[in-house]
Annotation:
This is a predicted structure of a 79-nucleotide RNA (c-di-GMP-I riboswitch aptamer) from an uncultured Geobacteraceae bacterium. The model forms 95% of the base pairs in the Rfam consensus. It was read from a public genome assembly, where an Rfam model found it. The coordinates come from a structure-prediction model, not an experiment, and the mean pLDDT is 81.
RNA sequence: CUCUGUAAAUAGCAAACCGGGGGUAACCCCGGGACGCAAAGCUACGAGUCCCCCGUGUGUGGAUAGUCGGGUUGCCGGA
Numbered sequence: 001c002u003c004u005g006u007a008a009a010u011a012g013c014a015a016a017c018c019g020g021g022g023g024u025a026a027c028c029c030c031g032g033g034a035c036g037c038a039a040a041g042c043u044a045c046g047a048g049u050c051c052c053c054c055g056u057g058u059g060u061g062g063a064u065a066g067u068c069g070g071g072u073u074g075c076c077g078g079a
Stems, first nucleotide, its partner, number of pairs: 002079004012037002017032006035066001041072003045069003048064004053059001
C1' cells in the first nucleotide's frame, strides 16, 4: 500500500419507543433507551423513497447517509 475479516482486545455509533424543542411537512436536535452496525464516521454526486409548491411538464425546492451505489477518512486482526 492492496485485499479481507470482526474470533479476541481497545473503542465507537444508536433503531423502535418515551419526554422536551424546531419545522407547513418529510424530518431534525437534546435527554432517556438499545433493534442492530466492520465504517450505522463524513459527504446529497447518481438512483430510489418521502415532503412542499405547481398542475400533467414530471419541473423547482427540501428531507432521507440505519435504502442502494459512488467519493473520502479511520481502529484491531489475517494474507